Predicted 3D model of a 245-nucleotide part of an RNA (large-subunit ribosomal RNA, domain VI) from Ostreococcus tauri. The prediction has a mean pLDDT of 83. Rfam family: Bacterial large subunit ribosomal RNA. Rfam links the family to the GO terms structural constituent of ribosome and ribosome.
[in-house]
Context: one part of a larger RNA
């Protein structure tokens, strides 16, 4: 991309891959054993490492579009106050997000048919003999099945369901993502921006009064200012009619 197929949802599960890890402590029990010394199988119960995998409630990092504190210099006419530029100048924290150092989960559990090996009954061979005699069992992290992803070009091409005009294009997006695609919405509309209102960080703004010679301090004031978070809100943008290929 092409054909299996008119399009769409869902599912079976041939079959393929993954994972199967390792040790400590307590109990049993100072028991069995054994003169002592020393010191268990078996079974139960907690509990590290390690590796995988998701995910940010926590703890940390990051966080160059948050916030404050500070250096030199220009500039806004001065002062106050801000911008710029020095690595984001530097520094102290930080909010989504993403992350591991962080936080959950897994590696279980049971069954089947077996290896070595261990047995019942039992003859050929009146004995004996688990039997490359017939018959019946027991037995391992291996093998299958139980767990997980994938799976109908499994060409014996499976199965149920809905539709018989479908499928886009186009415009606003983000759990998505290089572009496609996917996902979420298009006025009967909260998709994104804005505004509003909170949450969060920072940490007490400007400006005015006051007390100080003066750096600076109190008060108005838990104040301002807030990025990619929540919730409202159609104000903009996703509109609508007509023409004509």
């Nucleotide at each position: 991309c092409g054909c299996g197929u008119a399009a769409g949802a869902a599912u079976u599960g041939a079959g393929a891959a993954a994972a199967c890890u390792a040790c400590u402590u307590c109990u049993u029990u100072g028991u069995a054993c054994g003169a002592g010394a020393g010191g268990a199988c078996c079974g139960g119960a907690a509990g590290u490492a390690u590796u995988u995998a998701a995910c940010c409630u926590c703890u940390g990092g990051u966080g160059u579009a948050c916030u404050g504190g500070u250096u030199g210099u220009u500039c806004a006419g001065c002062c106050a106050u801000g911008a710029g530029c020095a690595u984001c100048g530097c520094c102290a924290g930080g909010a989504a997000g993403c992350u591991a150092c962080g936080u959950u989960a897994a590696g279980a559990u049971a069954g089947g048919a077996u290896a070595a090996c261990c047995g019942u009954u039992g003859a050929a061979a009146g004995c004996a003999u688990a039997u490359c005699a017939a018959a019946c069992g027991g037995g391992a992290a291996a093998c299958u099945u139980u767990u997980u992803u994938c799976a109908a070009g499994a060409c014996a091409a499976a199965u149920u369901c809905u539709u018989u005009u479908u499928u886009u294009u186009c415009g606003u997006g983000a759990a998505a993502g290089a572009c496609u695609a996917u996902c979420a919405c298009g006025u009967u509309g909260a998709u994104a921006g804005g505004c509003g209102a909170a949450a969060u960080g920072u940490g007490u703004a400007c400006a005015a009064u006051u007390u100080g010679u003066a750096a600076a301090a109190a008060u108005u004031g838990a104040a301002g200012c807030u990025u990619u978070u929540u919730c409202g809100u159609a104000c903009u943008a996703a509109a609508u009619a007509u023409u004509c290929c």
A source record names the gene rrl.